This is a predicted structure of a 164-nucleotide RNA (c-di-AMP riboswitch aptamer (ydaO/yuaA leader)) from Streptomyces solincola.
The source organism's lineage runs through Bacteria, Bacillati, Actinomycetota, Kitasatosporales and Streptomyces.
The RNAcentral record of the sequence draws on Rfam.
RNA sequence: GGACAGCAAUCGCCGAGUCCCCGUCAGGCGCGAGCCUGGGGAGCCGGGGACCCACAGUCCCCUGGGGUGAAUCGGGUGCCUUCGCCGCGAGGCGGAGGGGCCCGUAGGAGACCUUCCUGCUCCGAACCCGUCAGCUAACCCGGUAGGCGAGAGGGAAGGAAAGG
Numbered sequence: 001g002g003a004c005a006g007c008a009a010u011c012g013c014c015g016a017g018u019c020c021c022c023g024u025c026a027g028g029c030g031c032g033a034g035c036c037u038g039g040g041g042a043g044c045c046g047g048g049g050a051c052c053c054a055c056a057g058u059c060c061c062c063u064g065g066g067g068u069g070a071a072u073c074g075g076g077u078g079c080c081u082u083c084g085c086c087g088c089g090a091g092g093c094g095g096a097g098g099g100g101c102c103c104g105u106a107g108g109a110g111a112c113c114u115u116c117c118u119g120c121u122c123c124g125a126a127c128c129c130g131u132c133a134g135c136u137a138a139c140c141c142g143g144u145a146g147g148c149g150a151g152a153g154g155g156a157a158g159g160a161a162a163g164g
Base pairs, nucleotide, nucleotide: 011149012148013147014146018042019041020040021039022038026037027036028035029034043144044143045142046141047140048139053134064132065129066128067127068126073104074103075102076101077100079098080097081096082095083094084093085092086091107123108122109121110120112159113158114157115156116155117154118153
């Protein structure tokens, strides 16, 4: 000096998921001792919810629908369960459901902010309501978690900040 791995601090990234105060507080349960949840405010985010508007407006059949989130929609290929058919049999074919892997993809992110052009990299998950939901003033309800340390930028315009 370099590579790899780990820890800590600082800083930063994705995201609404931050800040402040109290915790002798607040809510619930219990006859009670007590037990459970931490509580409140600001900011931010989301859902429900009128008029108007939108949608619908011949009949029948099949299919529930919606929400948070960038996270949808396809193709290929095995596996499991179940049903049906064929075969003497090993087994084969087909349908439905579940799950795995791979390849794409709507979309999203990438170090002050916004828009556009160009290029590269990464993500493209998970969960909830329970037959109900268009929009939506008043009003009502809920959330404020988690993960990460990759660096790929260049150009144009407008801001912001710093310096003079």